[in-house]
């Protein structure tokens, strides 16, 4: 310039006209009425995940269950994020993995295939056989087919067939030997660490599949703002189910003890504690209004500074929605911006392309609802950079 690859920014502005929500002031007996200052996202969305907060008695201990999986930080925390390791993909920036464990057990690998977990003998190739069979031939004897044995290096079958390449070696041939990958052990060295590098040693091998069951190792009280709290208001309970024992004695449900029963997932245990008109289980009646929680935070920016980094520390400044069936709309006109036609001019051998004018159309995804880190998605258009490779030129 020109692909590619990683990451960041904005996604419509101004200006009048009316209308909304919240703050503060002023101002009206009230009602209401002015000034001013604020008002949706980068995802607000999916409800995948963690937490903050709130309630519930403890949140202790196991079974069950559920969740994550290389190492080594970062966080409140996470199944997040960085940074590195091993595999794999790319020439390379880079992208990517449901990354422990197949020697604790179960099971799965259809179909072809001889054979798929301890095997296997299809084709071939090699050796022996009896002159077994037949054909050639003067014989000698050779070919073909049989049958026993040897082989899996060649080749077929498959997703893979018991390490690869090459050299000897063998009747063929095969770690049979060899050298060099690979794989297994040791030691040394480098790393915090997964691991990686070097030396030696051993011909050596026990297949995938755990995104199968399992096993390991970590890691999990529970519900959720429809939480909670205060106020006001209003009704109506009934009916059935569940100990024993003493002791008063007016013979009721008073007291005591044991025991049952409840006390935010299933089950058990354990220390308490707390209630027993308390708990189940069926019918039936009232509320469903007002306020609060409700917006100052693991906050937002800017400088330094420690860290490869993701964060972390320090200093300063900032305060930036809080509705309540749900606030920021409606409308006029100027502009940005992309695009389509036409036209004038540049410019080319043309075309492509350029700069101006002029008409027309578009202006993406989409709306808070305790609150916050995250992840996933879904986004018309417009910019800005970091790094690979290629090509020209200097």
């Nucleotide at each position: 310039c020109a692909g590619g690859u990683c990451g960041g920014u904005c996604g419509c502005g101004c200006g009048g006209u009316c209308g909304c929500c919240g703050g503060u002031c002023c101002u009206u007996c009230a009602g209401g009425g002015g000034a001013u200052c604020g008002g949706a996202g980068g995802a607000a969305a999916g409800u995948c995940c963690g937490g903050g907060c709130u309630c519930c008695a403890c949140a202790g201990g196991g079974c069950a269950g559920g969740g994550u999986g290389g190492u080594c930080g970062c966080u409140a925390a996470c199944g997040g994020c960085g940074a590195c390791c091993a595999g794999g993909g790319g020439c390379a920036a880079c992208c990517u993995u449901c990354g422990g464990g197949a020697c604790a057990g179960u099971g799965c690998c259809a179909c072809a295939g001889a054979g798929a977990g301890c095997a296997g003998a299809c084709g071939g190739c090699c050796g022996c056989c009896c002159g077994g069979u037949u054909u050639c031939g003067u014989g000698a004897g050779a070919a073909a087919c049989g049958g026993c044995g040897g082989u899996c290096a060649c080749g077929g079958u498959g997703a893979a067939a018991g390490g690869g390449u090459g050299c000897g070696g063998u009747a063929a041939g095969a770690g049979c030997g060899c050298a060099c990958c690979g794989g297994c052990g040791u030691g040394c060295c480098g790393g915090u660490g997964a691991c990686g590098g070097u030396a030696c040693g051993c011909g050596c091998a026990a297949g995938g599949c755990a995104a199968a069951c399992c096993c390991c190792a970590c890691c999990c009280g529970g519900a959720g703002c429809a939480a909670g709290g205060c106020a006001a208001a209003g009704c109506a309970g009934a009916g059935a189910g569940g100990u024993c024992g003493g002791c008063c004695a007016g013979a009721g449900c008073g007291c005591c003890g044991a025991g049952g029963g409840g006390g935010u997932g299933g089950c058990c245990c354990g220390c308490u504690c707390c209630c027993c008109g308390u708990c189940u289980c069926u019918c039936g009646g009232g509320u469903a209004u007002g306020c609060c929680g409700c917006u100052u935070g693991a906050g937002g920016c800017a400088c330094c500074u420690g860290g490869c980094a993701a964060c972390g520390g320090g200093u300063g400044c900032c305060c930036u929605a809080g509705a309540g069936g749900a606030a920021u709309g409606a409308u006029c006109g100027c502009g940005g911006c992309g695009g389509a036609u036409c036209g004038u001019c540049c410019g080319u051998c043309a075309u492509u392309g350029g700069c101006c004018g002029a008409u027309c159309c578009g202006u993406a995804c989409a709306g808070a609802a305790c609150c916050c880190g995250g992840c996933u998605u879904a986004c018309a258009g417009a910019c800005c950079g970091g790094c690979c490779u290629g090509g020209a030129c200097c």